[in-house]
Context: one part of a larger RNA
RNA sequence: UUGGGCGUAAAGGGUAGGUAGGUGGUCUCGUUUGUCUGGGGUGAAAGCCUUGAGCUUAACUCAAGAAGUGCCUCAGAAACGGCGAGACUAGAGUUCUGGAGAGGGUCGUGGAAUUCCCGGUGUAGCGGUGAAAUGCGUAGAGAUCGGGAGGAACACCAGAGGCGAAGGCGGCGACCUGGACAGAUACUGACACUCAACUACGAAAGCGUGGGUAGCAAACAGGAUUAGAUACCCUGGUAGUCCACGCUGUAAACGAUGGGUACUAGACUUCGUGGGACUUGACCCCUGCGGAGUCGGAGCUAACGCAAUAAGUACCCCGCCUGGGAAGUACGGUCGCAAGACUAAAACUC
Repeated sequence: UUGGGCGUAAAGGGUAGGUAGGUGGUCUCGUUUGUCUGGGGUGAAAGCCUUGAGCUUAACUCAAGAAGUGCCUCAGAAACGGCGAGACUAGAGUUCUGGAGAGGGUCGUGGAAUUCCCGGUGUAGCGGUGAAAUGCGUAGAGAUCGGGAGGAACACCAGAGGCGAAGGCGGCGACCUGGACAGAUACUGACACUCAACUACGAAAGCGUGGGUAGCAAACAGGAUUAGAUACCCUGGUAGUCCACGCUGUAAACGAUGGGUACUAGACUUCGUGGGACUUGACCCCUGCGGAGUCGGAGCUAACGCAAUAAGUACCCCGCCUGGGAAGUACGGUCGCAAGACUAAAACUC
C1' cells in the first nucleotide's frame, strides 16, 4: 500500500464558520481529456515460465518459444466521468403572513431569605455534635418587634418541557439582536455537501488591572476524633465565587456515538404548528410538517444493546486508531504574564 476499524475493547477533532481540495440533481447538443475496443511500435541481455539439449544425475549451462504491469502511436465507440453550450425545478436560497421559546446583549426594577448596623421588649444562656469542645453572651447574647445598609441568587410556575452550533441559558419589564418552525404565493436556477489550513466561540478553576464582597469557602488557625489525623466532624476564615476590560483554551467539553443525503414494520407520550370532521367546548377522533422521549420488529452487534433522533441499508467528505508500560512524557518548535497548552518520540522493559 491492499485491507480492518472508531457507543462500552485502541480510536469522533469541545463546537461552529470556512479557503484550497474531494464529491455533486434532471434533460438536450457538441467535444473526445479520462474510459472502452482493435491494429502497429517499444518493452536490451540475463532472470522467471514452457519445451528440448549438454556435463553419469542434480545444481549449473546452452538453444528455442512464451510471457511482460506499462509507455508511444493509428483507427474506432460515445453509455458513464470531465470540459463547452443551452434548458429545467424535485436540492439550495430569496419573499410574504403567523405564532412558540431560560437563544444572545444592554439598561432598569421586584419580593423572600441570609448577614451586619441602630432602636424597643426581655434574661441567661446561645451555638454546635455521635458525644463534646473551641466560639458567642450579664459591656445584655440567643429569642422577638420596628427601622436601615449591602451583596448574591431567583422558591412556587417547572415538565422524560423549551431554546442554542457547542460551552450553556431560568424573578419581572423595556430596548437592540441571532436562529429555527408552520402556512402561502411568486422569484433565482445547482447557486449544493464536506472541509486540511485559517478564523471565531468555548464550563469550572487559574492569571493581569481596577472595583465589589451578604452568603459560601481552597489555603490557614483553633476545637474534637485517633496509635497518629498535615483528613472526614465542629468554630472561625483569606484568595476565590460577583462586576468591567484583557488573557488562558482545557474537562467524564459525554449521546463516551463527526457532518450531509436517501431508503427501511409498528405502538405510545410530549412540545410547536397546519388541515379535515364534529361541536356548548379549551376536549375527543382522522391526517400533514418540524422537534423531544419511551418501548419494540427486521437488520446489525463479541455481548450489552442500537433500532426512522440507528449502532440498520448505501453513497460523499473530514478527523482519528494500530499491544501494555515508559508517556500525552523528553527534546525541538509555536503560543502564553505565569500556570501551562498544542505538536510529539526513543532507549529500555513486559
Small-subunit ribosomal RNA, central domain from an uncultured bacterium, 350 nucleotides, folded computationally.
The coordinates come from a structure-prediction model, not an experiment, and the mean pLDDT is 89.
It matches the Rfam family "Bacterial small subunit ribosomal RNA".